Predicted 3D model of a 362-nucleotide RNA (Bacterial RNase P class A) from Neptuniibacter sp. Rfam family: Bacterial RNase P class A. It is annotated as a ribozyme. The sequence is in RNAcentral, with records from ENA. Model confidence (mean pLDDT): 75 of 100. It is recorded under the gene name rnpB.

RNA sequence: GGAGUUUGCCAGGCAGUCGCUGUCUCUUUGAGAUGGAGGAAAGUCCGGGCUCCAAAGGGUAGAGUGCCAGAUAACGUCUGGGCGGCGCGAGCCGACGGAAAGUGCAGCAGAAAAUAUACCGCCUAAGCACUUUUUCUCAUUGAGAAGAGGGGCCGGUAAGGUUGAAAUGGUGCGGUAAGAGCGCACCGCGUGAGUGGUAACACUUCACGGCAUGGUAAACCCCACUCGGAGCAAGACCAAAUAGGGUUCCUAUAGGCGUGACCCGCGCUGGAACCGGGUAGGUUGCUUGAGGUGUAUGGUGACAUGCAUCCCAGAUGAAUGACUGUCCACGACAGAACCCGGCUUACCGGCAAGCUCCUCAG
Numbered sequence: 001g002g003a004g005u006u007u008g009c010c011a012g013g014c015a016g017u018c019g020c021u022g023u024c025u026c027u028u029u030g031a032g033a034u035g036g037a038g039g040a041a042a043g044u045c046c047g048g049g050c051u052c053c054a055a056a057g058g059g060u061a062g063a064g065u066g067c068c069a070g071a072u073a074a075c076g077u078c079u080g081g082g083c084g085g086c087g088c089g090a091g092c093c094g095a096c097g098g099a100a101a102g103u104g105c106a107g108c109a110g111a112a113a114a115u116a117u118a119c120c121g122c123c124u125a126a127g128c129a130c131u132u133u134u135u136c137u138c139a140u141u142g143a144g145a146a147g148a149g150g151g152g153c154c155g156g157u158a159a160g161g162u163u164g165a166a167a168u169g170g171u172g173c174g175g176u177a178a179g180a181g182c183g184c185a186c187c188g189c190g191u192g193a194g195u196g197g198u199a200a201c202a203c204u205u206c207a208c209g210g211c212a213u214g215g216u217a218a219a220c221c222c223c224a225c226u227c228g229g230a231g232c233a234a235g236a237c238c239a240a241a242u243a244g245g246g247u248u249c250c251u252a253u254a255g256g257c258g259u260g261a262c263c264c265g266c267g268c269u270g271g272a273a274c275c276g277g278g279u280a281g282g283u284u285g286c287u288u289g290a291g292g293u294g295u296a297u298g299g300u301g302a303c304a305u306g307c308a309u310c311c312c313a314g315a316u317g318a319a320u321g322a323c324u325g326u327c328c329a330c331g332a333c334a335g336a337a338c339c340c341g342g343c344u345u346a347c348c349g350g351c352a353a354g355c356u357c358c359u360c361a362g
Base pairs, nucleotide, nucleotide: 001358002357003356004355005354006353007352008351009350010349012327013326014325015324016323017322018321020036021035022034023033024032025031026030038333042344043343045342046341047340048339049338050231051230052229053228057264058263059262060261062227063226064225065224066223067081068080069079070078071077082096083094084093085092086091097222098221102220103219104216105215116168119161120160121157122156123155127153128152130150131149132148133147134146135145136144137143138142169187170186171185172184173183174182188211189209190208191207192206193205194203195202196201235284236283237282238281245275246274247273248272249271250270255269256268257267258266291310292309293308294307295306296305297304298303
């Protein structure tokens, strides 16, 4: 100097004029003081606080999570660690229990894709038959015995080769007719013990075993743990209005209702369809919180505890806008609606710090 990677912060500022809105005060149709959108307010993907169902339960199905240990109100979140993968590295990612309970799936190629297999090849010791030739014996043609060679049938083989993403452990030696963990040595694998660690797991220290024999569960499935619902348009209070109307049907051993589905149980109780009429306004919930900031202690960390300090939007067809001047990093994505903790997505730019790699010079 360049290229990366991780974490944190900012989100236009200042001044003036006019306008909007919450709270408080006052001499109250106004004046004064003071406050007024985000890091994601978005998505509605998770978890809760709060309100109601409202308390009688049991079972079945269903859903979620899925290495270990912690943090948290809780979570599918976060922190640390283990294992696996990517990267030279700093780092990043993980849908990370089980394939020896069962079922299913894998195109084409290949002999064969799971307790599956012989296409090319190798052997032919053993069995059957044929053929060439040598020697010996008997012998007239010829017959018998032994050996060597050739290929055929039957049989053996999975070491070599082919195909594929993947082919039934690897290397070497021995053995064999030729081969094969067939045997042995080492490596790998499995089981047990030992050591370290809270654990996941690691070490390879020892012993035993020729050794189960592929992949896939983001396929069905099995295992472990967890799991009521609806939602501020929840709910509470006040006020107002009408027609507690009419017709038809079913019916009391039926049916209906009781806040996830279904069944059993329990409790309450008649139900369905159509026509017609009236009201829907206000207050509250509503912002002091699992709150923010600073600091000390403990912890690797997420975070916890103590002390101090601050109040930081509460609208309701929906408030923070318009103009001017100036500075600059020239402003992207984008507007609360009960509140909070996360995750995910969008994003113009700027600032700060840590770490890694490359190049050059000293």